[in-house]
Predicted 3D model of a 342-nucleotide part of an RNA (small-subunit ribosomal RNA, central domain) from Lutibacter citreus.
The sequence was found in a public genome assembly.
The prediction has a mean pLDDT of 88.

Context: one part of a larger RNA
């Protein structure tokens, strides 16, 4: 390669979308390409197989026979696939009601805390630790009334609560988008699921241009600990954090668990919504039967029983490294070996 396999041993792509390609509801009819069956030809010969046979035996050699799993052609079958006509509504969308959410984007705006400016009051300390000490402070701090100004995040509500594909999203309004769910079954009649390539989206960090800069704080200074202390503590504090464009495209991007569909015992609680208050539908937790699993556990949100389609894995280490190449302003990132070693 095959098999087997991908929660935790190697191994599920950070997430959508979506092009190829594979797969793909029920009925009926027609073909007959695939499938299956009969003949027909060819499938060279040697070699190999097999049954006798010749050489005292055996290598060797001779006859014969199957066999060459294939290709062609013909004449038939018609359950599967496939085509190609028709028809259907359970999948799938549409439309209407009704409703939900911290989904997104843009703009207005609240009070709280901090800092900071002014002014009053008022005086000797503050501040900070395990103790200190650098730092601030009679040019009057710190406290503590009042005003004004800045930026940044929004206590309480709050919660295995909600929404979003993922990252992620949290004072209030308000316009502009976009999605769920329940009901009706009104419509359309398989329009689906999946996806190499590609696309777009993707925390923080980081880069570019201009702003911005309250509070924290990489880098550095100083103080302390300590045999040292390039650290943990302590007082400064630079970029950043914040906003607008634009790059980066990676993470324990985690549920360490791809995506769709059907099936397989219960109990308890939450969240949306119908409803006939039995109960059901769509989510989100907890425990658990069968199964499953090396076990830990999982267990209708499956890691259980089956289909379909992608991604991936093959002993450590060397290595996510070299070289090429594509991609970046860089940092880098993606693709990604050997040699030689255990």
């Nucleotide at each position: 390669u095959u098999g087997g396999g991908u929660u935790u041993a190697a191994a599920g792509g950070g997430u959508c979308c979506g092009u190829a390609g594979g797969c793909g509801g029920a009925c009926u009819a027609a073909u007959a390409a695939g499938u299956c069956a009969g003949g027909g030809g060819u499938g060279a010969a040697a070699u190999a197989c097999u049954a006798c046979a010749g050489c005292u035996u055996a290598a060797c050699u001779g006859u014969g026979g199957a066999a060459c799993u294939g290709c062609c052609u013909u004449u038939g079958a018609u359950a599967c696939u496939g085509u190609u006509a028709g028809u259907c509504u359970u999948g799938a969308a549409u439309u209407a009601u009704a409703u939900g959410g911290a989904a997104g984007u843009a703009g207005a705006u609240a009070g709280a805390a901090u800092g900071u400016g002014u002014a009053g009051u008022g005086u000797a300390g503050c501040g900070g630790u395990g103790a200190a000490a650098u730092g601030c402070u009679u040019a009057g701090a710190g406290a503590u009334u009042a005003c004004a100004c800045a930026g940044a995040a929004u206590a309480c509500c709050g919660a295995u609560u909600g929404c979003g594909a993922a990252g992620g999203c949290a004072g209030u309004c308000u316009a502009c988008u976009a999605c769920g769910u329940a009901u009706a079954u009104a419509u359309u009649g398989a329009c689906g699921c999946u996806a190499a390539u590609g696309g777009a989206c993707g925390a923080a960090a980081g880069c570019g241009u201009g702003g911005g800069g309250a509070g924290c704080g990489a880098a550095c200074a100083g103080g302390a600990u300590u045999a040292g202390a390039u650290a943990c503590c302590c007082u400064g504090g630079u970029a950043g954090u914040c906003c607008a464009c634009g790059c980066c495209g990676u993470a324990a991007a985690c549920g360490a668990u791809g995506g769709a569909c059907a099936c397989u015992a219960g109990u308890u609680g939450u969240u949306g919504g119908a409803u006939u208050u039995a109960u059901u539908c769509a989510g989100u937790g907890a425990c658990u039967a069968a199964g499953c699993g090396a076990a830990a556990g999982u267990g209708a949100u499956a890691a259980g029983u089956g289909u379909c389609c992608c991604a991936c894995c093959u002993g450590g280490g060397g290595a996510g490294u070299a070289c090429g190449a594509a991609c970046g302003c860089a940092a880098g990132u993606u693709u990604g070996a050997a040699a030689c070693u255990c």